RNA sequence: AUGAAAACUUGCGGGAGAUGCCUAUAAUAAAAUAGGAGCCGAAGGAGUAAGUUAAGUACGAAAGUGCCCGUUAAAUGAAACUCUCAGGCAAAAGGACCGCAGUUGGACA
Numbered sequence: 001a002u003g004a005a006a007a008c009u010u011g012c013g014g015g016a017g018a019u020g021c022c023u024a025u026a027a028u029a030a031a032a033u034a035g036g037a038g039c040c041g042a043a044g045g046a047g048u049a050a051g052u053u054a055a056g057u058a059c060g061a062a063a064g065u066g067c068c069c070g071u072u073a074a075a076u077g078a079a080a081c082u083c084u085c086a087g088g089c090a091a092a093a094g095g096a097c098c099g100c101a102g103u104u105g106g107a108c109a
Base pairs, nucleotide, nucleotide: 006104007103008102010101011100012099013098014097019037021036022035023034024033025032038089039088040087044085045083046082047081051076052075056067057066058065059064
């Protein structure tokens, strides 16, 4: 069940933060290119706790190599926490996440 959870580069809506920074090209702003200084975290990415596993474990088709062998440690292990690589710092665009609808799904909440 007149359809739960979950999923979808689906549609519509809501959606924060931080320099309209300085110099030059170059002339009013923004944008672009090249330098410079300052910032943000909610695209993406990366790091990490408790715990779990147990003589194992990671990579590899195997051989093998690395780490581990009571406790220190290998493997696994979350984020809206942290980092700031990427991205962003008037508006626009984008935007984690949330709501509604649609499609899939087929029983949980």
A computed fold for a 109-nucleotide RNA from a Bacillota bacterium, annotated as Glycine riboswitch aptamer. The sequence was found by an Rfam model in a public genome assembly. Model confidence (mean pLDDT): 77 of 100. It matches the Rfam family "Glycine riboswitch aptamer". Rfam's curators write: This family represents the bacterial glycine riboswitch.